[in-house]
RNA sequence: GGGCUAUGGCGCAGCUGGUAGCGCAUCUGCUUUGCAAGCAGAGGGUCAGGGGUUCGAGUCCCCUUAGCUCC
Numbered sequence: 001g002g003g004c005u006a007u008g009g010c011g012c013a014g015c016u017g018g019u020a021g022c023g024c025a026u027c028u029g030c031u032u033u034g035c036a037a038g039c040a041g042a043g044g045g046u047c048a049g050g051g052g053u054u055c056g057a058g059u060c061c062c063c064u065u066a067g068c069u070c071c
Stems, first nucleotide, its partner, number of pairs: 001070006009024004018055001026042005048064005
C1' cells in the first nucleotide's frame, strides 16, 4: 500500500436505503419434593467513532480507530 471484518452478555442475520431481528444466555411465571428439562412471557442495541448525501442510512460516500489477511 491492497482486501475483509466491526450490529444486545456471546455467536450471527439484516436482500434493491423504509425506521433492527434470530439462536444461546439472563430475568419472571407455570410445571417438579428439589435440580435439570419443557412451556409461556419479559428486559437488554446512540448498529466501532465522526462527518456528508437523502424525506429517510446498519445499508451509499469520505475520514479515523481496532482486528484479520495479502504484497
Molecule: transfer RNA
Organism: Ancrocorticia populi